[in-house]
Molecule: transfer RNA
Organism: Hibiscus syriacus
Parts: sequence; C1' cells; structure tokens
RNA sequence: CUUAGCUCAGCUGGUAGAGCGCAUGGCUUUUAACCAUGUGGUCAUGGGUUCGAUUCUUAUAG
Repeated sequence: CUUAGCUCAGCUGGUAGAGCGCAUGGCUUUUAACCAUGUGGUCAUGGGUUCGAUUCUUAUAG
C1' cells in the first nucleotide's frame, strides 16, 4: 500500500465518487462509433476509541 469487474480519487471523522467497462434504448442495412438512460461497493479481515470510522488506533492476512 489493500476502496466498484479494471485504473484510481475521497479535504479537518459526518450515510463513497470519476474514467473505463457492462445493460437497455436511439441512430445505422449490420457492426463499430456517437447520443440518451441506467448499472455498480461487507471500503482486505477482526478488535479498540467515538454519538458517528474508508478516515484515528491495534492485531492479523496479502
């Protein structure tokens, strides 16, 4: 260092986002491209602190 299927954001603790992807529709003779709508999570796991933890702390795993 570990956050969506992949690549990564996430400020001072206050119910987690982007791009790509995927699905459906439109357009097109068809595919692709393009446009629209939608789809996304046990925040590695278990404790502790706190009204509240992705965030602080501790142990473990990789």